[in-house]
Context: one part of a larger RNA
RNA sequence: CUGGGCUUAAAGCGCAUGUAGGCGGAAUAGAAGGUGUCUUGUGAAAGCCCUCGGCUCAACCGAGGAAUUGCUUGGCAAACCACUAUUCUUGAGGCAGGUAGAGGCGACUGGAACCUUUGGUGGAGAGGUGAAAUUCGUAGAUAUCAAAGGGAACGCCGGUGGCGAAAGCGGGUCGCUGGGCCUGUCCUGACGCUGAGAUGCGAAAGCGUAGGUAGCGAACGGGAUUAGAUACCCCGGUAGUCUACGCCGUAAACGAUGCGCACUAGGUACGAGGAUCUCUGACGGUUUUCGUGCCGGAGCAAAAGUUUUAAGUGCGCCGCCUGGGGAGUACGGCCGCAAGGCUAAAACUC
Repeated sequence: CUGGGCUUAAAGCGCAUGUAGGCGGAAUAGAAGGUGUCUUGUGAAAGCCCUCGGCUCAACCGAGGAAUUGCUUGGCAAACCACUAUUCUUGAGGCAGGUAGAGGCGACUGGAACCUUUGGUGGAGAGGUGAAAUUCGUAGAUAUCAAAGGGAACGCCGGUGGCGAAAGCGGGUCGCUGGGCCUGUCCUGACGCUGAGAUGCGAAAGCGUAGGUAGCGAACGGGAUUAGAUACCCCGGUAGUCUACGCCGUAAACGAUGCGCACUAGGUACGAGGAUCUCUGACGGUUUUCGUGCCGGAGCAAAAGUUUUAAGUGCGCCGCCUGGGGAGUACGGCCGCAAGGCUAAAACUC
C1' cells in the first nucleotide's frame, strides 16, 4: 500500500456555505505528456533460477542461458486519462406564468386565564392533603360584581398535517425578506458533485451589561411523611424563565442511518400542483411531478428489521472505527469573562 467496517455490536462531524484537493455529460478535430508496442544504450562480477559439464557422488567448482520487473535513444499507435480548439443539450443554472406553507425579521394589535390594586355585596372561615400542618382571614379573607394596571403564553382549528439545512417554527393584521413545488421549454452551454482546513448558524442550561418579572420555580426557609428524609406531598420563595445587545457552542443536537447521482415489483393514505375522460358540473375515474407516512415481493441483514424516503445494486467525495477499564481524563496547544469547550495520550490493569 491492498484488504474490513460505521441503524441497534467500536464507528456519520449538530447543521450548512464554501477554499484547496479528489471526481466529473455528449460529439468532432488536433497534438502526443501519461499509456501500449517495437527499438538503442545501460542495468559490473559473484549469488539466486534453468541447462550442460568437472572432482567416484554431494557440498564445491566451470561454461552457457534466463532474470535484473529500472533508467534511457529513436520510431509507430491514438482507444482510454490529462491537454488544445470547435460544437451539442440530457446534468446545472436562468427566464416567464402560477402556487402551498407555524420559513425568517420588525411594528401594531386581540381575547381567555392568572396576579395585583381600588370600590360594592357579604360576614367566618378559606386553602391544602392519603390525612394533616405550616399558610391566608374580623386591620374583613374565601366567594361574588365592577373598574384599572401588569407580565407571560396563544385553547378550539390542529392532523399519522405544513415549513425550514439543522437547531427549530403555532392568536390576528401590516411591512420587509429567504427557500421550495408545478407548468412552459424561450435563454446560457458542463457553468457540475463532494469538500481537508476555514467561515456562518446552532435547543436548553449558564455568563456579562441594561431593563422587566404575572405565573412557574433550581437554591433556600417552613410544614408533613419516615427509623432517618439533605427526597417524593404541602405552604412560601431567590436566581432563572421574558426583552435588547454581547458571549458560551454543548444535547439520546436521533432516522442513534453523511452528501450527491443512477438503477431495482407493487399496494394504500395524506399534503402541494399539472394533464385527461365523463355534453356541463359538485363529485368521481385514469395518468403524471414533488413531498410526508404505513404495508410489502426480490435483495440485504447476526437478527430485530429494512425495502424507490434502502439498511438493495453501483459510482464519486468527505467524516469516523480498531478489545474493556484507565479516559473523552492528564499534559501541551487553541478558544472562553467564567463555567468550561475543542484537540488528545500513557503507565497500570483485566